The part of an RNA shown here (small-subunit ribosomal RNA, 3' major domain) has 478 nucleotides and comes from Candidatus Servula neotermitis. The prediction has a mean pLDDT of 84.

Context: one part of a larger RNA
RNA sequence: UGACGGGGACCCGCACAAGCAGUGGAGCAUGCGGAUUAAUUCGAUGCAACGCGAAGAACCUUACCAGCGCUUGACAUAUAGCGGAAAGAUUCCAGAGAUGGUUUCCCUCCUUCGGGACUGCUAUACAGGUGGUGCAUGGUUGUCGUCAGCUCGUGUCGUGAGAUGUUGGGUUAAGUCCCUCAACGAGCGCAACCCUUGUCCUAUGUUACUAGCAGUUCGGCUGAGGACUCAUAGGAGACCGCCGGGGUCAACUCGGAGGAAGGAGGGGAUGACGUCAAAUCAUCAUGCCCCUUACGUGCUGGGCUUCACGCAUGCUACAAUGGCUGGUACAAAGAGCUGCAAGAGCGCAAGCUGGAGCGAAUCUCAAAAAGCCAGUCUCAGUUCAGAUUGGGGUCUGCAACUCGACCCCAUGAAGGUGGAAUUGCUAGUAAUCGUGGAUCAGCAACGCCACGGUGAAUACGUUCCCGGGUCUUGUACA
Numbered sequence: 001u002g003a004c005g006g007g008g009a010c011c012c013g014c015a016c017a018a019g020c021a022g023u024g025g026a027g028c029a030u031g032c033g034g035a036u037u038a039a040u041u042c043g044a045u046g047c048a049a050c051g052c053g054a055a056g057a058a059c060c061u062u063a064c065c066a067g068c069g070c071u072u073g074a075c076a077u078a079u080a081g082c083g084g085a086a087a088g089a090u091u092c093c094a095g096a097g098a099u100g101g102u103u104u105c106c107c108u109c110c111u112u113c114g115g116g117a118c119u120g121c122u123a124u125a126c127a128g129g130u131g132g133u134g135c136a137u138g139g140u141u142g143u144c145g146u147c148a149g150c151u152c153g154u155g156u157c158g159u160g161a162g163a164u165g166u167u168g169g170g171u172u173a174a175g176u177c178c179c180u181c182a183a184c185g186a187g188c189g190c191a192a193c194c195c196u197u198g199u200c201c202u203a204u205g206u207u208a209c210u211a212g213c214a215g216u217u218c219g220g221c222u223g224a225g226g227a228c229u230c231a232u233a234g235g236a237g238a239c240c241g242c243c244g245g246g247g248u249c250a251a252c253u254c255g256g257a258g259g260a261a262g263g264a265g266g267g268g269a270u271g272a273c274g275u276c277a278a279a280u281c282a283u284c285a286u287g288c289c290c291c292u293u294a295c296g297u298g299c300u301g302g303g304c305u306u307c308a309c310g311c312a313u314g315c316u317a318c319a320a321u322g323g324c325u326g327g328u329a330c331a332a333a334g335a336g337c338u339g340c341a342a343g344a345g346c347g348c349a350a351g352c353u354g355g356a357g358c359g360a361a362u363c364u365c366a367a368a369a370a371g372c373c374a375g376u377c378u379c380a381g382u383u384c385a386g387a388u389u390g391g392g393g394u395c396u397g398c399a400a401c402u403c404g405a406c407c408c409c410a411u412g413a414a415g416g417u418g419g420a421a422u423u424g425c426u427a428g429u430a431a432u433c434g435u436g437g438a439u440c441a442g443c444a445a446c447g448c449c450a451c452g453g454u455g456a457a458u459a460c461g462u463u464c465c466c467g468g469g470u471c472u473u474g475u476a477c478a
Base pairs, nucleotide, nucleotide: 001478002477003475004474005473007472008471009470010469011468012467013466015462016461019425020424021423022422023421026316027315028314029313030312031311032310033309034307035306042053043052064302065301066300067299068298069297070296073126077125078124079123080122081121082120083119084118088105089104092101093100094099108117109116110115128291129290131289132288133287137285138284139280140279141278142276144274149188150187151186152185153184154183155164156163157162168179169178170177194268195267196266197265199236200235201234202233203232204231205230209225210224213223214222215221239262242256243255244254245253246252318418322377323376324375325374326373327372328371334365335364336363339358340357344353345352346351384415389410390409391408392407393406394405395404431454432453433452434451435450436449437448
């Protein structure tokens, strides 16, 4: 000087408390451990691994296993030699296919006539490796933590390590600002500048809108309008600016007015010096080591989907604030040409036939659901719940056996609110209800990322648990 303390003082955070909803019990889904296996590819392991890499494992992916093949190679560059009907498309045979044999079409382009372009074979340099090392590395990322800290120059003090500044008194979300002070300044962080949302004004009105006027098939549908909504740009607006109280009448803080918004208005992006030899050699790049008829590469089939069991994260429930049936209302944000697909017809349905319109403020996906209005069920393992299983189908795809999703009929398991323990959340939040998208042929999505609808309870307080910050104290630790 740090680090640590079941030392002290002060302060903060859904840290506790106060509340609401859960997890832990059940069934299923997904990930992990373990066991199994020819293989169940690899990585991630307290917080900060475990719905994580994977925003899609039937083949492919695929890295794993078995078998069958290839060896200048699936891919790149170069040289030499020998070729060519350049390359390509195609028939038949063998084969699981890779591949091998074979048939037919195609007689290329440039040229200085040497050759070149392209391509096959042979040979050699080499290719190739998701093989090892993240404890050799770059790059990227997590974490403490959006915590308020981390430093430097000059000066001063100290023999020196170092201190000072950065401490102290106030204040703040903040090393934010004020005052004081052997310090005076400065840098990286904080804040602001960026995006979004909340109010108003101006401009422009199509594909958006429709108040008044006219028509109408009653649909903003048509004429028309430029008001409103909305869209796209540009501005205004919030600054403790005004008033009052407190305060060193400093920073600031409390109350009020006006205002769409008030004290950082809400949300996002933004992550200092560093810590964990943290993670990643399997995104990529890369040193060194290793393999080179194989640890490279092609193919078929299998595996990554196994299952006595343990854990994690979710979904669905256990019902009447509910289930079922019928009617009826109101979103936002997205996606669409190898695409989204309307009206119509068929089917109980999944879906099929067909194809209007739309590269989309125009058309389509598209029905929002909870809600509201009626009816029914009457407390039961039930008209709750839906696992499991049998049968029949639909769709995607070369192909659904291992191993897809969905529909219909039948079946109708556990489950009656979950021990110790433990998680999230302070407002348009929790809870609850649906909607869309990426990946994607299809889908194991109940995941993830976004969108809106309905919409709470509670916070006395900081003693305690956890994490953090500042000062101080002790130390046999560095």

Rfam family: Bacterial small subunit ribosomal RNA.